The RNA shown here (transfer RNA) has 72 nucleotides and comes from an uncultured Bacteroidales bacterium.
It was read from a public genome assembly.
The coordinates come from a structure-prediction model, not an experiment, and the mean pLDDT is 83.
Rfam family: tRNA. It is annotated as a transfer RNA. Rfam describes the family as follows. Transfer RNA (tRNA) molecules are approximately 80 nucleotides in length.
RNA sequence: GCGCCUAUAGUUCAAUGGAUAGAAUAGAGGAUUCCGGUUCCUCCGAUUGGGGUUCGACUCCCCAUGGGCGUA
Numbered sequence: 001g002c003g004c005c006u007a008u009a010g011u012u013c014a015a016u017g018g019a020u021a022g023a024a025u026a027g028a029g030g031a032u033u034c035c036g037g038u039u040c041c042u043c044c045g046a047u048u049g050g051g052g053u054u055c056g057a058c059u060c061c062c063c064a065u066g067g068g069c070g071u072a
Base pairs, nucleotide, nucleotide: 001071002070003069004068005067006066007065010025011024012023013022018055027043028042029041030040031039048064049063050062051061052060
């Protein structure tokens, strides 16, 4: 260089083209406790960027970018 795979919360993962994008964990606050841990409740937090298709896109298509694999 060429080809393939991949990109969603701080992290690990969900989401049949249609609901306010959901869980676990982490973080913050509270309850409990003499204190801490455990447990319980609440909150916080995300679709890599741009364009296209569609009534409707995390999902399909194109380009770019990052990561991974293959190839000489």